RNA sequence: GGCCCCGUCGUCUAGCGGUUAGGACGCCGCCCUUUCAAGGCGGAGGUCGCCGGUUCAAAUCCGGUCGGGGCUA
Numbered sequence: 001g002g003c004c005c006c007g008u009c010g011u012c013u014a015g016c017g018g019u020u021a022g023g024a025c026g027c028c029g030c031c032c033u034u035u036c037a038a039g040g041c042g043g044a045g046g047u048c049g050c051c052g053g054u055u056c057a058a059a060u061c062c063g064g065u066c067g068g069g070g071c072u073a
Base pairs, nucleotide, nucleotide: 001072002071003070004069005068006067007066010025011024012023013022018056027043028042029041030040031039049065050064051063052062053061
């Protein structure tokens, strides 16, 4: 250099073009407990890497770009 894969709350991850982007762990509050842990209930936290395009509608499709990984010369 060429080709391929990945990028989504703090972390790990789900999400076949259409409902409020969901879950687990973690964090915060309450309940329970003499206290802690465990358990129960609730909550905060995402410009879906970035830019552009297609579409009535994009995390999802297309192009470019950045970062990570792999194969190859």

About this RNA:
The prediction has a mean pLDDT of 80. A computed fold for a 73-nucleotide RNA from an uncultured Eggerthellaceae bacterium, annotated as transfer RNA. Rfam family: tRNA. The family's RNA type in Rfam is transfer RNA. From the family's description: Transfer RNA (tRNA) molecules are approximately 80 nucleotides in length. It was read from a public genome assembly.